Large-subunit ribosomal RNA, domain VI from a Saprospiraceae bacterium, 252 nucleotides, folded computationally. It matches the Rfam family "Bacterial large subunit ribosomal RNA". The sequence was found in a public genome assembly. Lineage of the source: Bacteria > Pseudomonadati > Saprospiria > Saprospirales > Saprospiraceae.

Context: one part of a larger RNA
RNA sequence: CGCUAGAUGAUUGAGAGGACCUGCCACCAGUACGAGAGGACCGUGGUGGACGGACCGCUUGUGUAUCGGUUGUGCCGCCAGGUGCAGCGCCGAGUAGCAAUGUCCGGCAGGGAUAAGCGCUGAAAGCAUCUAAGCGCGAAGCCCACCUCAAGAUGAAUCAUCUUUUAAGGGCCGCAGGAGACUACUGCGUCGAUAGGAGGCCGGUGAAAGCACAGCAAUGUGUGCAGCCUAGCCUUACUAAUUGCCCGUUAA
Numbered sequence: 001c002g003c004u005a006g007a008u009g010a011u012u013g014a015g016a017g018g019a020c021c022u023g024c025c026a027c028c029a030g031u032a033c034g035a036g037a038g039g040a041c042c043g044u045g046g047u048g049g050a051c052g053g054a055c056c057g058c059u060u061g062u063g064u065a066u067c068g069g070u071u072g073u074g075c076c077g078c079c080a081g082g083u084g085c086a087g088c089g090c091c092g093a094g095u096a097g098c099a100a101u102g103u104c105c106g107g108c109a110g111g112g113a114u115a116a117g118c119g120c121u122g123a124a125a126g127c128a129u130c131u132a133a134g135c136g137c138g139a140a141g142c143c144c145a146c147c148u149c150a151a152g153a154u155g156a157a158u159c160a161u162c163u164u165u166u167a168a169g170g171g172c173c174g175c176a177g178g179a180g181a182c183u184a185c186u187g188c189g190u191c192g193a194u195a196g197g198a199g200g201c202c203g204g205u206g207a208a209a210g211c212a213c214a215g216c217a218a219u220g221u222g223u224g225c226a227g228c229c230u231a232g233c234c235u236u237a238c239u240a241a242u243u244g245c246c247c248g249u250u251a252a
Base pairs, nucleotide, nucleotide: 001152005163006162007161008160009159010158011157015149016148017147018146021049022048023047024046025045026044027043033038051106052105053104054103055102059100060099061098062097066093067092068091069090070089071086072085073084074083075082076081110144111143112142117137118136119135120134164252169247170246171245172244173189174188175187176186177185194240195239196238197236198235199234200233201232203229204228205227210223211222212221213220214219
């Protein structure tokens, strides 16, 4: 921009994409078959591999805005306690998120038309013949079925609702996001829990500082499973989402 009034929401599915894999074991059954040796079809159950999707309760990683230990050096006048730099200085752990090595799930079943093949009926050709007319069965393959997208499907579909006037609705702007390069998308904007802060909780680290006591001291013990804490959960308007502007009308 179009879809012939303009919108909001929900659908249909023309069409497109994805998936389609396979081993082994057991039962049937040591049965059918076979002199024996051996040893099934059909059907059923179980367990794997590779591949794919989702997720983070478990396991394992990462986690340079978390906690602790520690070396050198500078600084905070000194002690104590901190802090800067040294690859996050190095090291030990680790929340959320993101992941796989972790967990769960998937390929099934079914229908239709067929291939090779197997048939029924059956002439040409009194017989015979699956074929010439006609009819059936029959594949991991084809079309459906399963998952996803999908009306620019210009063949522009459908349904419900709203608006008949500066309307319905949308945008600008702001607060944000398991959305994101930008844009877009999604949520929220005081009729408010959208983000920050605050309170609590979960969780992480692992026992703060100060003081007291013991020891010549390093250090230890007590106060005290302390102190500190990022992304998680709940609550709470304290802070910021203020105010406002624009588009959208001609009855199509």